A computed fold for a 159-nucleotide RNA from a Nitrospirota bacterium, annotated as c-di-AMP riboswitch aptamer (ydaO/yuaA leader). The sequence was found by an Rfam model in a public genome assembly. Rfam family: c-di-AMP riboswitch aptamer (ydaO/yuaA leader). About the family: This family represents a conserved RNA structure found upstream of the ydaO and yuaA genes in Bacillus subtilis and related genes in other bacteria. The ydaO/yuaA element is thought to act as a genetic 'off' switch for the ydaO and yuaA genes in its native state. It is believed that the element may be triggered during osmotic shock leading to activation of ydaO, a predicted amino acid transporter gene, and members of the yuaA-yubG operon which code for KtrA and KtrB K+ transporters. The model forms 96% of the base pairs in the Rfam consensus. The prediction has a mean pLDDT of 75.
RNA sequence: AUACAUAUGUAGCCGAAGUCUAUUACCAUCUGAGAUGGGAACAGACGCGGGGGACCCAAUCAAAGGGGCGCAGUUUCUGCAGGUCUUUGACCUCCAGGGACAGGGAACUUCCUUUCCCCAGCCCGUCAGCUAACCUCGCAGGCGUAUGGAAGGGCAAAG
Repeated sequence: AUACAUAUGUAGCCGAAGUCUAUUACCAUCUGAGAUGGGAACAGACGCGGGGGACCCAAUCAAAGGGGCGCAGUUUCUGCAGGUCUUUGACCUCCAGGGACAGGGAACUUCCUUUCCCCAGCCCGUCAGCUAACCUCGCAGGCGUAUGGAAGGGCAAAG
């Protein structure tokens, strides 16, 4: 100097997914009744997020049901399959892929700029517009993430 492995540290990120309870219970090691390291759950409180639910208002043909969380929606083209009707045509639905517009994320916030990525998944079960009172549910999971400029804020260390 390079490579590999282990350990520790860092103002971490997306998301509602946090704080207290808890220097706890408990576990491990060393000790001799303490020390060191790790560290909850249940219930509850505060906080954050969602759903249901009046008057009034809104909405109003039928079919293929309808609806919720979420950025994940609209439209168009291609391919495949299915359904409805006024049947040789029209319309609707699901899946896969491409495009456009819209939307979301990139390490404090905002604005501009550049670049990259995402644009899913799940749930209710024939039922739900808004909605005061009221009722009710969740606080998971997954990750390591750019550039330049301006303004504001702010961590650490040293003096």